A computed fold for a 1415-nucleotide RNA from an uncultured Planctomycetota bacterium, annotated as small-subunit ribosomal RNA.

RNA sequence: CAAGUCGUACGGACGUAGCAAUACGUUAGUGGCGGAAGGGAUAGUAAUGUAUGGAUUACCUGCCCUCAGGUCGAGGAUAGCGGUGGGAAACUGCCGGUAAUACUCGAUGAUAUCUCCGGAUCAAAGGUGUGAUUCCGCCGGAGGAUGGGUCCAUAUCCUACUAGCUAGUUGGUGUAGUAAUGGUGCACCAAGGCUUAGGUGGGUACCGGGCGUGAGAGCGUGACCCGGAUCACUGGGACUGAGACACUGCCCAGACACCUACGGGUGGCUGCAGUCGAGAAUCUUCGGCAAUGGACGAAAGUCUGACCGAGCGACGCCGCGUGUGUGAUGAAGGCCUUCGGGUUGUAAAGCACUUUCGUUGGGGAGGAAAUGUAUGAGGGCAAUCCCUUGUACUUGACCUAUCUUAGGAAGAAGCUCGGGCUAAGUUCGUGCCAGCAGCCGCGGUAAGACGAACCGAGCAAACGUUAUUCGGAAUCACUGGGCUUAAAGGGUGCGUAGGCUGUCUGCUCAGUGGGAUGUGAAAUCCCCCAGCUCAACUGGGGAAUUGCGUUCCAUACUGGCGGACUUGAGGAAGGUAGAGGUAAGCGGAACUUGCGGUGGAGCGGUGAAAUGCUUUGAUAUUGCAAGGAACAUCGGUGGCGUAGGCGGCUUACUGGGCCUUAUCUGACGCUGAGGCACGAAAGCUAGGGUAGCGAACGGGAUUAGAUACCCCGGUAGUCCUAGCUGUAAACGCUGAGCACUUGGUCGGAGGACACUCCAUAGUUUUCCGGCCGGAGAGAAAUUGUUAAGUGCUCCGCCUGGGGAGUAUGGUCGCAAGGCUGAAACUCAAAGGAAUUGACGGGGGCUCACACAAGCGGUGGAGGAUGUGGCUUAAUUCGAGGCUACGCGAAGAACCUUAUCCUAGGCUUGACAUGCGGGAUACCGCCUCCGAAAGGAGGGCCGGUUGCCUUCGGGUGAAACCAGCACAGGUGCUGCAUGGCUGUCGUCAGCUCGUGUCGUGAGAUGUCAGGUUAAGUCCUUUAACGAGCGAAACCCCUGUCACUAGUUGCCAGCGAGUCAUGUCGGGGACUCUAGUGAGACUGCCGUCUGUUAAAGCGGAGGAAGGUGGGGAUGACGUCAAGUCCUCAUGGCCCUUAUGCCUAGGGCUGCACACGUCCUACAAUGGCACACACAGAGGGAUGCAAAAUCGUGAGAUCAAGCAAAUCCCAAAAAAUGUGCCCCAGUUCGGAUUGGAGUCUGCAAUUCGACUCCAUGAAGUCGGAAUCGCUAGUAAUCGCGGGUCAGCAUACCGCGGUGAAUGUGUUCCUGAGCCUCGUACACACCGCCCGUCAAGCCACGAAAGUGGGGGGCAUCCGAAGUCGCCGAAGCAACCCUAUGGGAGCUAAGUGCCGAAGAUGAACUCCGCGAUUGGGACU
Repeated sequence: CAAGUCGUACGGACGUAGCAAUACGUUAGUGGCGGAAGGGAUAGUAAUGUAUGGAUUACCUGCCCUCAGGUCGAGGAUAGCGGUGGGAAACUGCCGGUAAUACUCGAUGAUAUCUCCGGAUCAAAGGUGUGAUUCCGCCGGAGGAUGGGUCCAUAUCCUACUAGCUAGUUGGUGUAGUAAUGGUGCACCAAGGCUUAGGUGGGUACCGGGCGUGAGAGCGUGACCCGGAUCACUGGGACUGAGACACUGCCCAGACACCUACGGGUGGCUGCAGUCGAGAAUCUUCGGCAAUGGACGAAAGUCUGACCGAGCGACGCCGCGUGUGUGAUGAAGGCCUUCGGGUUGUAAAGCACUUUCGUUGGGGAGGAAAUGUAUGAGGGCAAUCCCUUGUACUUGACCUAUCUUAGGAAGAAGCUCGGGCUAAGUUCGUGCCAGCAGCCGCGGUAAGACGAACCGAGCAAACGUUAUUCGGAAUCACUGGGCUUAAAGGGUGCGUAGGCUGUCUGCUCAGUGGGAUGUGAAAUCCCCCAGCUCAACUGGGGAAUUGCGUUCCAUACUGGCGGACUUGAGGAAGGUAGAGGUAAGCGGAACUUGCGGUGGAGCGGUGAAAUGCUUUGAUAUUGCAAGGAACAUCGGUGGCGUAGGCGGCUUACUGGGCCUUAUCUGACGCUGAGGCACGAAAGCUAGGGUAGCGAACGGGAUUAGAUACCCCGGUAGUCCUAGCUGUAAACGCUGAGCACUUGGUCGGAGGACACUCCAUAGUUUUCCGGCCGGAGAGAAAUUGUUAAGUGCUCCGCCUGGGGAGUAUGGUCGCAAGGCUGAAACUCAAAGGAAUUGACGGGGGCUCACACAAGCGGUGGAGGAUGUGGCUUAAUUCGAGGCUACGCGAAGAACCUUAUCCUAGGCUUGACAUGCGGGAUACCGCCUCCGAAAGGAGGGCCGGUUGCCUUCGGGUGAAACCAGCACAGGUGCUGCAUGGCUGUCGUCAGCUCGUGUCGUGAGAUGUCAGGUUAAGUCCUUUAACGAGCGAAACCCCUGUCACUAGUUGCCAGCGAGUCAUGUCGGGGACUCUAGUGAGACUGCCGUCUGUUAAAGCGGAGGAAGGUGGGGAUGACGUCAAGUCCUCAUGGCCCUUAUGCCUAGGGCUGCACACGUCCUACAAUGGCACACACAGAGGGAUGCAAAAUCGUGAGAUCAAGCAAAUCCCAAAAAAUGUGCCCCAGUUCGGAUUGGAGUCUGCAAUUCGACUCCAUGAAGUCGGAAUCGCUAGUAAUCGCGGGUCAGCAUACCGCGGUGAAUGUGUUCCUGAGCCUCGUACACACCGCCCGUCAAGCCACGAAAGUGGGGGGCAUCCGAAGUCGCCGAAGCAACCCUAUGGGAGCUAAGUGCCGAAGAUGAACUCCGCGAUUGGGACU
C1' cells in the first nucleotide's frame, strides 16, 4: 500500500470569481450503495464435506429484465455547528440550536398476507432542469433471470491387537423457532434406533474436474488452472443487512506484542511486496490502471497489490547460436609402440568466405475498441431520453515484430561415462593401501573396475546425483498366481449366516441386451483447421467424457411368484459283514508276592564286571493261595470308524455302512465365516488301585569327564471313576462335494446269469481296500478313475530368510500352557527336486608285504653324514608329511663358491656384436711397489701373421686406443612361464563319434551275470563302434640248434716243462656273439562253468598258465619342486647386486631329528693253512716281478689302448689250534707319540700306517621300517666322482632261509550301491556356552509430557425470557400532573475460557534385567 464512492439525497464550513444575487471548486458530518465480491490458505473435517443423479405442494433472492399499478397529507428529533468541561492518550460529558432520499404518524389500498370466510392488516422521497406522466429515483404486487438454503439415493482411506453403541437417544402428540422441512428447542407419551454388507472408537486426510504411469485393468497423486467446502491470532457470541454469525466490522475471554503520565489503551500480512526464525530449499519493500473485470456515480471521473506488465532464478517447456568451405611436409606438442610406426587428425596453422544472435547508432507497425466533448444528419408523435451515423479532438504502464548503420570469426561448451548389464580402452601410478560400487563385484606388484594422462562413447546449455511415484513385478494375480516335497489344507465332524444349486412349464421384467432422450460445466487429453517466421503457446470446430437419471422394446439366461416331474437327496421292506461304541459278567497263559515241600551254594547281570539277592536257605523245582495289568497263536498292505482310534469270551443296549426290491416323499441339496461337539500321549484336580514297566532319584560300571547310552533298584505315572487340558511328523505332510476321462491284477462284503440240479471253475454287476501302469499333469521326484488329469461350487491358508510362533494387548485354562499375533534390527540369500564328484567310525565285491604268519632291522651306545636350532664378521642358496633331511652335491684344504664375511683393486669392463680412429701388431722376456690382482716402467733380445689374389695388391680378421650403443647379474618373482622332474601308480582306469533317454545339468555306452593281474575276455543288453592306457612289440636271463673259432676252450692225437693250453693242432665241450627254435591253455579230463570266456587237475617239457627281471607311466591331481642346469616375460643394480684378487667361512656346538656304519659277542673273536666268482676300470693311466721298510709306502721297472697285460688278494665257507661267558683275546671311540702319500699348500680342514691308550655299549621304552625265492639275511668285489679323500651312491657275484595259500581288523586302492546340510569337497561343514565391544527391542519401582471425552464447581460477552421504583420528543387516552407504551439498569436458563476429580489412550526417560542381531 491492498475499499471506497456519490454535492444530481442533506444542512453547514472553507476557497476562488463577482458590488451583489449567484456561479464554480474542496469535503469533516448526516444519508444511500458497496465493505458477504475480488484476493490468500488447507488448520479442521471420513461426513453438517465432495462427486453424480434426483426432490423442494417445505424455501429465500439486493442490484438486473418484463408487466400492470401507486407516489396524498402531516409531525417531532439528531449529528455536524456554537459554547463549556474531563482525560497523558484513546476518547468522552453537559447546554443551545439545525437539514434531508434519516425517523414517525395519518389517508388510500388489491391480484399481496392472515382468516372461524363475517372480516382484519400492510406503502411511498425526492433530485436534476426554465420546463418532468415522460429522465434518474421511491412504494406495494406478479413473472423471469441469477445466486443460494434444505432433504434423499449411490460412491468416497487404514485398523477387529476397537464388538457392541445410543436417553433428545428413535418415534408420536402439542407448542416454540426459522425464509423453510425436521428433536432444531421444549412439555408429555411410547421404547425404540444403529451394527460383522463393520456400528462405536482410534489413526490419517479438504473433495472433484484432473495429473503421473501403464497395452489395458489398475496403481499413485490432488502443485499451477477451474468448480465446491472450510478457515482468517486461539475459543465463544450475536448485531446490521437481500445476503455474514463477516480476512483488513462489533462484543467477551485467552496467549503474544506494542504505547503509557500506571489511571488506562492499541494490534492481528493464511492480501501484494518486504523482515526475522526454522530449513537441503523457494524471488522485487518495482510500474500502471493503457487493456480486461469490479465498486460508487446521471456523467466526467475516483478507487482497485483483482488484473496487466516488468525484475530475480537454466525451476520447466520450446526455438536459435557458439561458424562455413578449402587445407598433408599428415607440422609442432601430447599419448601409445613390436621402434617400423600408429593416433590425436583436416583437427590446427594457413588461404578464401559468411555475419544469425549479441554489441553500437537510427527509423518503426501493433496491442486502441470505446467513452467523452464539440458539431452535423436520420429515426422513436414531444423530450432533458434512447438508437443509427459523419467530421474534428482526446487515452500506451509495458513489450516490441520488423527495417537499417558500423565492425569483426569476432563475444559464446560443458557434463557424465568407458568390467558386464550398457554405447565406448590403452599406458602409467598404487599394491586388500588409497579408494570404487545401482546389482554382480573390483583392489593382496603386470588393475580395460581405484587415481592420472591420452584416446573414445553418450547427451548437450545442459549433464550427473539424491528423494519420490508408476512400470518392468503374473512379486497381492478382477483381467492374471498358488498350497504332496519350495511359504501355504483348519486335527475331525455337526451346523447358523452367507455363497452356489436338478428336469418341464406359465406369469413378471428386477438383473441382462437394444433404441430414444436429459445430464455428464469450462479447461485438460485426442482429431481437424487456424494465429504468432517454426515450436512451445494460443484460438475455432469436432470427438470423447466408458457415468447417472427418465422412457420404449426384447425375454434366451439369472432372479421373483405359481404349477408339475423323478434321475439328486431322504424314507420303507428284506438280507448281510465287521477289533464301530457303552455297560456288566466270565476265562486261561504269563508275572510278582505269600505260605509249605524237595534241595544245598551260589544266583543274577554284562562286551567284561560290579552294585544287588543268598546258609535267617536264595536261584532251581513243586503244591496251594492272593493280586493287578495285558489279551500269544488265529492276525493278513484283512475289517470297522468322521478323525483321534478299536483286538480274549459272553450278554444287554446302541451308531453307521453295504446289497436287493423300485414301494413312498418330491429338490427336501452342496459347502460352511462365527458357533457347538469330539479329539492320541504327556500333564492337572479329587477319590480309589498298583502285578509288571518305569520319568525323577539312589547305587554299580564305562569314560578325560558321563548329570547319558549298559546294569541293580525305584517314586510319580501307566489302570479305574468324575472333571479339566485341547495339543502331536493329529501325515496320504494331499479340505469337502458333484461330474467326466484308456487299462491290468490282488484282496474284502453282496447280487445276478448260463451250464438239467448241486459243488468247483466261468461271465457280469454294486460298494470298499491295495499294487502296477497309459494319456495327461508336474521343477522334478512322482502322480495317474482312491488324480497331483479335465471342469464346476464353497471354505481354510500363503507372499524372501532370521528376529519369532517371540514381545505386547485381548481371551481361554487350577496350573503347565493354548488361541489370536507384530515391530525395530539384520542378511543376500534361505529353500525344493534332481545331477556329477568327494566323503561316511554305511553296505556288497575285489586287490596290494596292507594286516596276519615269519626273518632281519630302526628307536638305546660310539662314530659317519644330512637337517633344525644356537652361534658367528660370515657360518651362501635351495628342498619341508607320505613325495625335504648319505637330497641338488658322481666327492667345500686353495679352486670349486655363489660378495656369505673381511680387505685391496677395475669401470665399454672377465665375455659378445656394431659404429669411429689410426697402422702405433701379438706372445714371450727384464726391473720397481704389492699378499695377489693391479699399477708404473724398460729393452727391441726371441717367436708368431687370418682371408682373397690376376702375386701388382686388396680386405681388415686377430690385436690396440678413446668414446657411444651395450655387456654383465647363481639379484627378485617357480603364485607370470617353457622345459624337465616327483607323487597318487604299472593303480585300471580316462575319454570320444553317432544313436537313444532327459526341459536341463547329465545319463547310456563304461551297468548286470561270470571271469581276469587288467574296462582281460565272454554272455546279456538302446546301444553300436573307436581312441589314450592294460597286454603285445624291445632288452637281459633260463633250454636247444645252426653259424663263426681269437686274445677264449682242450675231449681225442703229438711235442715240451719240476709245473702251467706252454706249443703243434682241434671245434667235440665250456665260453664268446650273431641268427633261429621253443610256451600257444596248444593236448588230455564222463571235471566245473551258460553250448561261452575262463578255472581246476594231468601229460609232455629246460621252462606252464603275463616263466623271472628291466625299459615303458593314460586323462588328470598336488598354484607339488626347480628363475641356482638351461630358456624366458616383468621388476631391480650399472665406478655396482657386474668383474679380478688375498685370507676366512660353507667343517663353527649346551641341544633335537632323519639316514647309515661298527658293535654289544661263542652260529663268535684271534692265529695258521687252504678253495671257488661275476662285473668292471686302465695312457696326465693300470702297473706285475724284484729290492727296501713291522707297515702305510718307496725305488727300479716287464707288460698292456687290453677275452692277450695290470688293478686282483675275492670274502664268508672249509680244516686245525687257542679263548670259556668276563666289559673279556668282545667292542673299538678317544687321546699321546712316530710316520707315509697326494698336492703350490694338509693350522683352521685330507686319507692312510705303526706303537701305545682302550670310552660307551651286555640286544635297546612308546613307537616304527624292509622283505614272498635265488627273495630276506649274510659275505666280499668293482666302478663313477676324484690330485688326494667313500661307512654314501651305482653295479657285481658267493652262501642262502623262514612263513603265508587267509582277508575279521590297521593303511592305501578299484567297481557297484545307499546317505549327505560337503563342492577350497571331512584337514569339509557347523552348534551352543563363555570373555569383550556395539546396535535395536521387551520387562521394570517409578517419573515427565501430549490427546479426546466424562463429572463437579465457577461463569464473561450475548440472544431469548422475566422484571423494570431509573429515563423518555413523535403516535393514542387523559389533558398543569399522569397513564399506556418504549428504553437503560437488574435478574433467570444456556453459555467460552478457567479450576478440580476419577478413568482411558499415546509418546518419552528409567537403576537393573531378559532374550535377539553383528564383530
The RNAcentral record of the sequence draws on ENA and SILVA.